[in-house]
RNA sequence: GAGAGUUUGAUCCUGGCUCAGAUUGAACGCUGGCGGCGUGCCUAACACAUGCAAGUCGAGCGGCAGCGCGGGAGGCUACCAGGCGUCGAGCGGCGGACGGGUGAGUAACGCGUGGGAAUUUGCCUAGUAGUGGGGGAUAGCCCAGAGAAAUUUGGAUUAAUACCGCAUACACUCUACGGAGAAAAGCAGUGGAUCUUGGAAGCUAUCGCAUUAGGAUGAACCCAAGUGGGAUUAGCUUGUUGGUGAGGUAACGGCUCACCAAGGCGACGAUCCCUAGCUGGUCUGAGAGGAUGAUCAGCCACACUGGAACUGAGACACGGUCCAGACUCCUACGGGAGGCAGCAGUGGGGAAUAUUGCACAAUGGGCGAAAGCCUGAUGCAGCCAUGCCGCGUGUGUGAAGAAGGCCUUCGGGUUGUAAAGCUCUGUGGGGAGAGAGAGGAAAAGUUGUAAGUUAAUACCUUAUAGCCGUGACGUUACCAACAGAAGAAGCACCGGCUAACUUCGUGCCAGCAGCCGCGGUAAUACGAGGGGUGCAAGCGUUAAUCGGAAUUACUGGGCGUAAAGCGCGUGUAGGCGGUUCGUUAAGUCGGAUGUGAAAGCCCUGGGCUCAACCCAGGAAGUGCGUUCGAUACUGGCAAACUAGAGUGCGGGAGAGGGUGGCGGAAUUCCCGGUGUAGAGGUGAAAUUCGUAGAUAUCGGGAGGAACACCAGUGGCGAAGGCGACCACCUGGACCGACACUGACGCUGAGACGCGAAAGCGUGGGUAGCAAACAGGAUUAGAUACCCUGGUAGUCCACGCCGUAAACGAUGAGUGCUAGGUGUCGCGGGUAUUGACCCCUGCGGCGACGCAGCUAACGCGUUAAGCAUUCCGCCUGGGGAGUACGGUCGCAAGAUUAAAACUCAAAGGAAUUGACGGGGGCCCGCACAAGCGGUGGAGCAUGUGGUUUAAUUCGAAGCAACGCGCAGAACCUUACCUGGCCUAGAAACGGCCGGAACCCUCUGGAGACAGAGGGGUGCCCUUCGGGGAGCCGGAUGUCCAGGUGCUGCAUGGCUGUCGUCAGCUCGUGUCGUGAGAUGUUGGGUUAAGUCCCGCAACGAGCGCAACCCUUGUCUUCUGUUGCCAUUAUUUCGGCCGGGCUACUCUAAAGAGACUGCCGGUCUUAAACCGGAGGAAGGUGGGGAUGACGUCAAGUCCUCAUGGCCCUUAUGCCCAGGGCUACACACGUGCUACAAUGGCGGCCACAGAGGGCUGCGACACCGCGAAGUGAAGCCAAUCCCUAAAAAGCCGUCUCAGUUCGGAUUGAAGUCUGCAACUUGACUUCAUGAAGCCGGAAUCGCUAGUAAUCGGAGAUCAGAACGCUCCGGUGAAUACGUUCCCGGGCCUUGUACACACCGCCCGUCACACCAUGGAAGUUGGAUGCUCCAGAAGUGGCUGAGCUAACCCCUCGGGGAGGCAGGUCCCCAAGGAGUGUCCGGUGACUGGGGUGAAGUCGUAACAAGGUAGCCGUAG
Repeated sequence: GAGAGUUUGAUCCUGGCUCAGAUUGAACGCUGGCGGCGUGCCUAACACAUGCAAGUCGAGCGGCAGCGCGGGAGGCUACCAGGCGUCGAGCGGCGGACGGGUGAGUAACGCGUGGGAAUUUGCCUAGUAGUGGGGGAUAGCCCAGAGAAAUUUGGAUUAAUACCGCAUACACUCUACGGAGAAAAGCAGUGGAUCUUGGAAGCUAUCGCAUUAGGAUGAACCCAAGUGGGAUUAGCUUGUUGGUGAGGUAACGGCUCACCAAGGCGACGAUCCCUAGCUGGUCUGAGAGGAUGAUCAGCCACACUGGAACUGAGACACGGUCCAGACUCCUACGGGAGGCAGCAGUGGGGAAUAUUGCACAAUGGGCGAAAGCCUGAUGCAGCCAUGCCGCGUGUGUGAAGAAGGCCUUCGGGUUGUAAAGCUCUGUGGGGAGAGAGAGGAAAAGUUGUAAGUUAAUACCUUAUAGCCGUGACGUUACCAACAGAAGAAGCACCGGCUAACUUCGUGCCAGCAGCCGCGGUAAUACGAGGGGUGCAAGCGUUAAUCGGAAUUACUGGGCGUAAAGCGCGUGUAGGCGGUUCGUUAAGUCGGAUGUGAAAGCCCUGGGCUCAACCCAGGAAGUGCGUUCGAUACUGGCAAACUAGAGUGCGGGAGAGGGUGGCGGAAUUCCCGGUGUAGAGGUGAAAUUCGUAGAUAUCGGGAGGAACACCAGUGGCGAAGGCGACCACCUGGACCGACACUGACGCUGAGACGCGAAAGCGUGGGUAGCAAACAGGAUUAGAUACCCUGGUAGUCCACGCCGUAAACGAUGAGUGCUAGGUGUCGCGGGUAUUGACCCCUGCGGCGACGCAGCUAACGCGUUAAGCAUUCCGCCUGGGGAGUACGGUCGCAAGAUUAAAACUCAAAGGAAUUGACGGGGGCCCGCACAAGCGGUGGAGCAUGUGGUUUAAUUCGAAGCAACGCGCAGAACCUUACCUGGCCUAGAAACGGCCGGAACCCUCUGGAGACAGAGGGGUGCCCUUCGGGGAGCCGGAUGUCCAGGUGCUGCAUGGCUGUCGUCAGCUCGUGUCGUGAGAUGUUGGGUUAAGUCCCGCAACGAGCGCAACCCUUGUCUUCUGUUGCCAUUAUUUCGGCCGGGCUACUCUAAAGAGACUGCCGGUCUUAAACCGGAGGAAGGUGGGGAUGACGUCAAGUCCUCAUGGCCCUUAUGCCCAGGGCUACACACGUGCUACAAUGGCGGCCACAGAGGGCUGCGACACCGCGAAGUGAAGCCAAUCCCUAAAAAGCCGUCUCAGUUCGGAUUGAAGUCUGCAACUUGACUUCAUGAAGCCGGAAUCGCUAGUAAUCGGAGAUCAGAACGCUCCGGUGAAUACGUUCCCGGGCCUUGUACACACCGCCCGUCACACCAUGGAAGUUGGAUGCUCCAGAAGUGGCUGAGCUAACCCCUCGGGGAGGCAGGUCCCCAAGGAGUGUCCGGUGACUGGGGUGAAGUCGUAACAAGGUAGCCGUAG
């Protein structure tokens, strides 16, 4: 020391991406009240106009250009001894090497830390010893020239603290120890005794000057280790490394030169390339670290670019010099001038960074004795919310919870005590009174006093007192007075992470987005409003750094399967290393001490009203050095040991390796014999072989390759790998017992060797097999799988290659940590004649398993456990093991190995499902066995399609299609055409009128419009009237209405899997978890039905049962039902009567439970058989439908959110349409006939319905029907005839006496109406059709098949639907297969779940990138040319004041110009190397919602998959 989101259906792990934090010299957007303190060109070390940034000293000098003052004169000018002050220019001194700027270069002794010795140091400080005496010039000024200018030449004159000798020399330097060499400067002040009146001498102290040795400070040099990246940079170096000598320097030194030697550096990373100023510190972080090097401070480097020196104490010099170059400016064209990376400022660049300000008042610096001058250092001010800190934008009260806004479930809620109103205060803002007013100021100067110095009361210095008096900031801070809430709040966000929610608009559009992701009509995610949250004079965004990230892991990670162990060994460097003793003290530990600058951070205290900020003190600074001590451990040295390692001896085991021989079986081929028509091959075939004799079979021969059985989770080897037998050569391991050596060991970067298969080269060999290739099949295709052939190759020798899923996906070594068990090799013990067995030791190879480990799977003494040593490797997926470069290779290629770009995942293990052309078990009219159909015909009906003004709408595999529709002529009706209405056809409120209501007429297709007549009701009453209900009218704000849209916004209802046996829960247990267990297993069942077992024990929804119906019996009830008994009869239960009978009715019960017996099974559950029984193992049938699936169906039953229409998408009316018709499909009916048709006779049900109804009997009609009418509100009457069956007759196999479509004619019924468009009847007509292709449906018993009956709907209109009974079969061996389902198991890359997932080419668009003829730019090596300025060397016949000599003319020494040599910058030429830009064309890669072709992978993925290699 905090985490979160995101891979999945869910889980754990791995792993990346993203977020929350802090920070910034920031920028941008919106906004902006005040103050304090900081900060402010990060880019073009790009170019710079203008001003300023380094001067000062007259107390060094000659002087007087300018300014001021003074003087005399009446005044002015002029003038004066430059007279005085000041002082330009000049000589001279000091300073311009500091201060200020910038970070280009530099990977370096540049910087930081700590040391070192061979140096120098102006000014400063304290000493030492001095400051004597001379000389010659020169600038300025003046004169005269040249030039546009900059500048410059000649002549004359002059001074010094400028310059040069001489003297002196304590100390100094050199020395041959005799000696020799080498300095200096004065100025100012005072003074006036003596001498002279001019001053001078003199004196004094300050400031100088000079000598030398110290100090201090600064500077130079050297060393140690430290201080970026790249090995796709591995070798670099010739003054290079060392020596001797010389030169040079302040000083050591190859620093330079001559000679000699051949060294020096480098995997502990030289050289080269890229990048970079370093540090104190700063930011972040728990820390360790990481990033960074603005402001402040230390060091370095640079000053337009490159080179060079001069001067000086100090420079190779930012505002100096010379040269070269680029650029800019001036020019009279001859020639000159310049350097803001000083402060301001300008242009440019850029996302971006300020005023051409004030002052030397303070601090500091330079000069000066000082006053003072100079100072863009500095102090201040200005600009900018750029940062940090502080303050304010009011305070209290105030509910009618105002208005307005927004939302609303319409009640209200919220904005909100917020506002208004009343009250209070006075930060800040304001103007006025010329308000008051700190601190930054101390000096200096002047006047006294005292002390020191001195001869001195001068001067000077110090102390002290008084006076005078210095502020840029500054209209300062601060204080007081006046009035007065006045002028002062925004920004971002509100799906999760992440605090904060609603409405409207939009409709995968517009847009948002940090990640996940929002948006396709109800968006808390877009835009806006309201509301809220967070921060606040700021808030967001972007960029950047650290953190989170243990995501480079030192602290603190990993490598069996997630990324990751080199294919294996030998071994170098390196790393690590057994026991004992001694010594040492390098590592290590402790003490002391030096250093670790200041600032900063931290602590304490103090000052600004607080804070930021500032001041003081302390601590810390983990480091480095020195020294003292300790000696356990590590190391060094020395000595010893034997447990590690090795050697010797004796054994046995083994497909260990190499070479040479040799054997049998088999295949093939050849020869010969026998023999005849096929063989071969396959899923089936064909290609192929065979009458020229194959295949088959026998005999003989040839040749090559491989070695059956033995053979085994057996053996050997480091791995690759090794398999007949024999011989030779040879490696290793193991066992046994002793002896020897004495740590000789382990690992191992590079290196070297070995290394399957394929492949390559040369030469052989070639039987079989067999890439390529050819043919045959398969197929939509089949460049495959299958078949027939067949060449490289496979084999041998030699040489390459160096890779594999080279795998135990597990590097090597050592030690430790429970066990039992199998096997191979060797040994010991016991016993025995011997073998086996048994006990035991060592070494291998296996399978289990405890602890422990692991994400899990699993590993588990052969570790993936616990420790330790060494090596290799990993850091998201793709791009990519690719490109480029290097190395190797004959080639193929191998090895080393990136980036751009792109994605938010990729991945491991396990879980639950789903799926599989995986497995096991089981069930179902699922198949099979049967019966009957459909598909063919005609018709009916529904659908599609087409048509139409409209053919309303919905339903769409099963699970839409005789479905919604249990019934479209009008109505229905939703559609079309036309005609009307607009608060509407219906509902609500109040107002007016009228009872309601009924009837008639006119127009019109009707809706509707108009006119007239009748009628005055009920309740209360104060008799005025009021009320209820109903009708009409106008009106009203909300409205009404909609079969308009959305079934993907919904409720409800329904279908389906499926009446399948399943679906879950609680507690417990197991697992990190998702989950598992239970629910699995053995039996059994129709059943998760039951039993047994079991870490489970129980429970729920389902199953079953309870319910209805049917089958038997009993009790009760007897009318409308029944009729046994009795009586009667018209013979009909008709009537009396009876029901204690039967049937029946409809109520209640009984009965069936594997209860009983036998067998089987586990003494179970259960099954099989039997008895009894009306019924037997759920008796038959029905109702009943678990958790859920299908965004299944329905907004057109109903309800309902939202949206839409409102003189229409609403309402009314007439007519039409839903009935169309080339066609296609579904479902049915009727048939195709003799098991039949037709005619006649004749028998037996059940269930249901009936008042706008069922309607008997009778009459009439051929009939449909009609007339008339009894009965019945129904166990009473009616519908109601049951039909098939049965008996008789006929038809005789034909498109018929089958079949009935179609059509014509005539009718009946319903209804306002039958044309579009009803049903039925009669007569006539008499189509297709002779049992139906592929395919397909139903059914397991009172079932199929067949026969009729009834009902709902309904005025009428069933071949449909629902119900009812009559007659009444066949078959089931069985579960291989098809379909569907259940359970268990297995694989999975699926989870929208196989109608899944997913690969590659091609086509199109875009993006980045490699190659490429070239082309272009930069950097750099080497060779050569060249050679400015300049130091140095040589020369110097030209020139030359100081010193020396001298015959005064000269000469000498020294110097200068000039010349020349070495070095050398720019520049030029040639030739290499490296890097970058660009490039026709070209290669692959990535991305893209719907393109094309196939289907490679995931299941046995339909040929198991994968790795290497070749084609």
Small-subunit ribosomal RNA from an uncultured prokaryote, 1511 nucleotides, folded computationally.